[in-house]
RNA sequence: UUUUCAUCAAGAGCGGUGGAGGGACAGGCCCUAUGAAACCCGGCAACCAGCAAGCGAGUCUUGCGCGGUGCUAAUUCCUGCAGAAUCCAUAGAUUCUGAGAGAUGAACG
Repeated sequence: UUUUCAUCAAGAGCGGUGGAGGGACAGGCCCUAUGAAACCCGGCAACCAGCAAGCGAGUCUUGCGCGGUGCUAAUUCCUGCAGAAUCCAUAGAUUCUGAGAGAUGAACG
């Protein structure tokens, strides 16, 4: 980095270092010197591995959390393409469904 599959409405600090930015992209709308990013510690979760238990015996279910990642403002903060319904003035608004984009994990090359 390509492809495939799964998940994305829950959860997680009033800590230390650090000093100005951050929320993928664009448009919005937000967070931030009552301290951004990053790093450390803590925490959450349970995708992979491991261990334990169960029976419906499947490469299943449940539990644990010492290993490998991940995550720790706002639904993936909202919308971004297509369709449907309702309101309405051909504008426009709201809701829903699917796709796309993105993120994370696992597998394959």
This is a predicted structure of a 109-nucleotide RNA (SAM riboswitch aptamer (S box leader)) from Brevibacillus parabrevis. Taxonomically the source falls in Brevibacillus (Bacteria, Bacillati, Bacillota, Bacilli). Its mean pLDDT, the model's own confidence on a scale to 100, is 84. RNAcentral holds the sequence, with entries from Ribocentre.